[in-house]
Order: sequence, then C1' cells, then structure tokens
RNA sequence: ACCGAUAAAGGCAAACCCGUCGAAAGGCGGGGACGCAAAGCCAUGGGUCUAAGGCCGUUCUGGCUAUGACUGCCAGGUUGCCGGGA
Repeated sequence: ACCGAUAAAGGCAAACCCGUCGAAAGGCGGGGACGCAAAGCCAUGGGUCUAAGGCCGUUCUGGCUAUGACUGCCAGGUUGCCGGGA
C1' cells in the first nucleotide's frame, strides 16, 4: 500500500424525553443508546424534507417555487486516531 477482529486505547450517538431557537424542515444544549472504522470536515453532483417570502389559480386544510435544511441516503473532495499487516 492494503485490511477492520465478538480484541483493544480513545471517540461519535438513532429513536424517545426535557429545555431552547426557528414559519417549517430542522439546529443547539442536557438526558439516553439503535447503531457507526471516518457517524471527522465540505451542501460539490444526485436524492430527500420544508415553503416564510414570491408567483399562480378554481380563495382553499389549494398548487408551484430554495434563497431554507439533511453528510446517520448515495457518490465525490479533504484531513486523521488505534490496531492488524508487508
């Protein structure tokens, strides 16, 4: 290089609950662990979610729309710990 073990140092933390911010999706903090070898970082491509504002109409619990989100959906980029191993 390559690989990730019912091992091991260290780490992250789904659902759910509480608080808080937000129009929402969702974010953040605390509790909590389903899982994770990049579940570190980057919205770059695809995908998904939301629709405040805007636009449209048949005025409604209406439709469309990202400039808002999600990296724990997939790919890509980038950095890196431990162990195995030539």

The RNA shown here (c-di-GMP-I-GGC riboswitch aptamer) has 86 nucleotides and comes from a Bacillota bacterium. Its mean pLDDT, the model's own confidence on a scale to 100, is 86.